This is a predicted structure of a 71-nucleotide RNA (transfer RNA) from Rikenellaceae bacterium UBA1749. It matches the Rfam family "tRNA".
[in-house]
RNA sequence: AGGGGCAUCGUAUAAGGGCAGUAUAGCGGUCUCCAAAACCGUUGAUGGGAGUUCGAAUCUCUCUGCCCCUG
Numbered sequence: 001a002g003g004g005g006c007a008u009c010g011u012a013u014a015a016g017g018g019c020a021g022u023a024u025a026g027c028g029g030u031c032u033c034c035a036a037a038a039c040c041g042u043u044g045a046u047g048g049g050a051g052u053u054c055g056a057a058u059c060u061c062u063c064u065g066c067c068c069c070u071g
Base pairs, nucleotide, nucleotide: 001070002069003068004067005066006065007064010024011023012022013021018054026042027041028040029039030038047063048062049061050060051059
């Protein structure tokens, strides 16, 4: 320099154009002499910008960051 992939709650991951879920962690509660475990409830997220669309995590462009390949 060229090509490709990835980016979603703190963490690990789903969602293939129509209300962003799940687990775990956090918080509150039940239980217990206390704690752990278990159970119930609850909070929190689509990397930035633009475009297409009635509607975008999803499609397109661009930027940023990380990884891989070629030279």